[in-house]
């Protein structure tokens, strides 16, 4: 010098334990803010708050349980997984 590799936020599937079903949550839009490979920076990716719109599947048995439903929450596992510059590892 060149080539390759590791590594983020997250995404998908699945298991377990929960939440809601008296409707929260999930998803959509707008605004503001925040964090995001080891460092810096960054969004059409992620999170939080506010506002708006939209929106659902309960059933059975009996006093408490079971089975469902929700594009539901967390954790575990597997797979996928940084744009620019610099760095790390290996080879050259």
């Nucleotide at each position: 010098u060149u080539c390759a590799g590791a590594g983020u936020a997250g995404c998908u599937a699945u298991g377990u334990c929960g939440c809601g079903u008296u409707a929260a949550g999930u998803g959509u839009u707008a605004u503001a803010c925040c964090a995001u490979g080891g460092g810096a920076u960054g969004u059409c990716g992620g999170g939080u708050a506010u506002a708006a719109a939209c929106g659902a599947a309960c059933a059975c048995a009996c006093u408490u349980g079971u089975g469902g439903c929700g594009g539901u929450g967390a954790c575990g596992u597997a797979g996928c997984g940084c744009g620019u510059c610099c760095g790390c590892u290996g080879a050259u």